The prediction has a mean pLDDT of 81. This is a predicted structure of a 76-nucleotide RNA (transfer RNA) from Marinifilum sp. Its Rfam family is "tRNA". Its family is annotated with triplet codon-amino acid adaptor activity in the Gene Ontology. About the family: Transfer RNA (tRNA) molecules are approximately 80 nucleotides in length. The source organism's lineage runs through Bacteria, Pseudomonadati, Bacteroidia, Marinifilaceae and Marinifilum.

[in-house]
RNA sequence: UGUCCGAUGGUGUAACUGGCAACACAUCUGAUUCUGGAUCAGAAGAGUCUAGGUUCGAAACCUAGUCGGACAACCA
Repeated sequence: UGUCCGAUGGUGUAACUGGCAACACAUCUGAUUCUGGAUCAGAAGAGUCUAGGUUCGAAACCUAGUCGGACAACCA
């Protein structure tokens, strides 16, 4: 420098290839327990890396960028 892949709650992953984001763990509250753990019930927490674009509608599609990773090349 080029090509490719990825970026979504605190963490790890989903979202029928376009119809206002789900699951698990963690956290909080309650029940149970002498207490804790485990178990059960419930709650909170992200508008999806950034800026534009397409569209009635974008996490998803297009363009540019940022960050991370893989491969290749260049210099030494």